[in-house]
RNA sequence: GCGCCCGUAGCUCAGCCUGGAGAGAGCGACUGCCUUCUAAGCAGUAGGUCCAGGGUUCGAAUCCCUGCGGGCGCG
Numbered sequence: 001g002c003g004c005c006c007g008u009a010g011c012u013c014a015g016c017c018u019g020g021a022g023a024g025a026g027c028g029a030c031u032g033c034c035u036u037c038u039a040a041g042c043a044g045u046a047g048g049u050c051c052a053g054g055g056u057u058c059g060a061a062u063c064c065c066u067g068c069g070g071g072c073g074c075g
Base pairs, nucleotide, nucleotide: 001074002073003072004071005070006069007068010027011026012025013024020058029045030044031043032042033041051067052066053065054064055063
């Protein structure tokens, strides 16, 4: 330099292919119940400009372009 894959909650990821209602799960955090206390269990709460910018569209996490970051391969 070229090609491919990835970037979504504190962590691990789904959703993307096939655009559509308020963006989700598990773990973690916090609050309450339970318990002599802790753990476990049960109930609930909070937490996201979906990597950035631009474009298409009535509508973009999803499609297109550019850039940034990470991984793999080739030279």

The RNA shown here (transfer RNA) has 75 nucleotides and comes from a Candidatus Woesearchaeota archaeon.
It was read from a public genome assembly.
Model confidence (mean pLDDT): 82 of 100.
It matches the Rfam family "tRNA". By type it is a transfer RNA.